[in-house]
Context: one part of a larger RNA
RNA sequence: GGACGAACGCUGGCGGCGUGCCUAACACAUGCAAGUCACGGGGGCUUGGUAGCAAUACCGAGUAACCGGCGAACGGGUGCGUAACACGUGAGCAAUCUGCCGAUUUCUGGGGGAUAGCCGGCCCAACGGCCGGGUAAUACCGCAUAUGCUCUGAGGGGGACAUCCCCUGAAGAGGAAACCUCCGGGGGAAAUCGAGGAGCUCGCGCCCUAUCAGCUUGUUGGCGGGGUAACGGCCCACCAAGGCUAUGACGGGUAGCUGGUCUGAGAGGAUGGCCAGCCACAUUGGGACUGCGACACGGCCCAGACUCCUACGGGAGGCAGCAGUGGGGAAUAUUGCGCAAUGGACGAAAGUCUGACGCAGCGACGCCGCGUGUGGGAUGAAGCUCUUCGGGGUGUAAACCACUGUUGCCCGGGACGAAACUCCCUCUUUUGGGGGACUGACGGUACCGGGUGAGGAAGCACCGGCUAACUCUGUGCCAGCAGCCGCGGUAAUACAGAGGGUGCGAGCGUUGUCC
Numbered sequence: 001g002g003a004c005g006a007a008c009g010c011u012g013g014c015g016g017c018g019u020g021c022c023u024a025a026c027a028c029a030u031g032c033a034a035g036u037c038a039c040g041g042g043g044g045c046u047u048g049g050u051a052g053c054a055a056u057a058c059c060g061a062g063u064a065a066c067c068g069g070c071g072a073a074c075g076g077g078u079g080c081g082u083a084a085c086a087c088g089u090g091a092g093c094a095a096u097c098u099g100c101c102g103a104u105u106u107c108u109g110g111g112g113g114a115u116a117g118c119c120g121g122c123c124c125a126a127c128g129g130c131c132g133g134g135u136a137a138u139a140c141c142g143c144a145u146a147u148g149c150u151c152u153g154a155g156g157g158g159g160a161c162a163u164c165c166c167c168u169g170a171a172g173a174g175g176a177a178a179c180c181u182c183c184g185g186g187g188g189a190a191a192u193c194g195a196g197g198a199g200c201u202c203g204c205g206c207c208c209u210a211u212c213a214g215c216u217u218g219u220u221g222g223c224g225g226g227g228u229a230a231c232g233g234c235c236c237a238c239c240a241a242g243g244c245u246a247u248g249a250c251g252g253g254u255a256g257c258u259g260g261u262c263u264g265a266g267a268g269g270a271u272g273g274c275c276a277g278c279c280a281c282a283u284u285g286g287g288a289c290u291g292c293g294a295c296a297c298g299g300c301c302c303a304g305a306c307u308c309c310u311a312c313g314g315g316a317g318g319c320a321g322c323a324g325u326g327g328g329g330a331a332u333a334u335u336g337c338g339c340a341a342u343g344g345a346c347g348a349a350a351g352u353c354u355g356a357c358g359c360a361g362c363g364a365c366g367c368c369g370c371g372u373g374u375g376g377g378a379u380g381a382a383g384c385u386c387u388u389c390g391g392g393g394u395g396u397a398a399a400c401c402a403c404u405g406u407u408g409c410c411c412g413g414g415a416c417g418a419a420a421c422u423c424c425c426u427c428u429u430u431u432g433g434g435g436g437a438c439u440g441a442c443g444g445u446a447c448c449g450g451g452u453g454a455g456g457a458a459g460c461a462c463c464g465g466c467u468a469a470c471u472c473u474g475u476g477c478c479a480g481c482a483g484c485c486g487c488g489g490u491a492a493u494a495c496a497g498a499g500g501g502u503g504c505g506a507g508c509g510u511u512g513u514c515c
Stems, first nucleotide, its partner, number of pairs: 001515004006511005013370006019363002021328001026326003030323003035070003040067002044063008077281003087205007096198003101194008109143001111141002118133006149174004155168005179186002207253003214244003219241004224236003256278004260271004283304005306317004334360001336359003342356001343354004373403004383394004407456001408452006417442001422437006459504005464485003470499005480487002
């Protein structure tokens, strides 16, 4: 000098864009943050219509308690752990999986038994639970079929090779499905390819410490098996005795990694907040279930600590989601509005949900922009200050005169962001094209016009040298200053105040940290 997620002191007019618990991965009141589908199913309730004297039946509309489907593995948070194939980069998997989506091929035949809701009875403080009866499905289970597919695999071909490897492959074995419909359509099954995603392996790179020098028994390798989507000591039995290490093993400490960011002429050094990619975690530890995907933040089970309820028998809970509270701290925001946009889940759609997101609020925390007036105006008021007492300085500064109108305030007008879905019209062979209508949290905001009137808007640090800027008074090695050198003991440009000056300016200084 530059930089900052900063803090502190004094001061503070406006706007735009960013940004805001770096500490206790401490504990959390309250609300919200993941639902959706009535075009899978049965029933209940509300309601409309039709028929009927009525009971009731049929046809609709609504309603998410239940069975069922999809989602809940995304999105959002945090950085505890981790020195590791965690990350980065480059390869590889003939050792792999993949719901939804796209393309293609072939199918969607025929049966069965339950169970929730419901009804009845009962237990329970609560959470909840038991027994009996009965019912449906795109729920569940056999059977049939098999273009592909999987397994076994005769034979044949190739690799110089019988074993071994690769290709082909007769025959055999195994394994699917679900229907709904407003007749427009919407679904279901098997398989191949793709897209995107995931898993695994390897080369290289990746902090400090030798005041850590030896480490290792599933350890290193083999054979066989188990397990997995898949290779593998991943696991197991047996066999061998190996494997790593001064090119730093093992141990200890510290730490999420990267794109980047800061600095620097560069080489380098430091750093990893916001944003983006990857990883890890979800009160602590362990475990599996479901599923295309989890060993699963707002799922389950067990154990621990903690909190809460209890009728003492037993139960309930997990903000490192968004707000918010206590605590810690030098220090870090609203218990706001909206799904209008973008994106996501579900749905045929209408639509519902969405603290993702879009906005608003708070903070000079940062960067950028604007303003606090402009011109004229005295040999130059007053005040203050210095003085050699003549005068000098503040100083065109003020007053005063003439203007301007950014901003502020008042009045009026007033957006873009919204064209899709859907509906209407129309063109068209059609998925489609054209036109119109509907939909805005922000917001009566931005912006535009008019009015008003210099009116509401300047401070902070410094002035001995480094370093731009000097005098007076007070003080008297005191009180104090200080980044370094050093000032202060009676004439202090260095302390304190004042006048003046210098620098920067809605900021200015100080402290901390990095280069």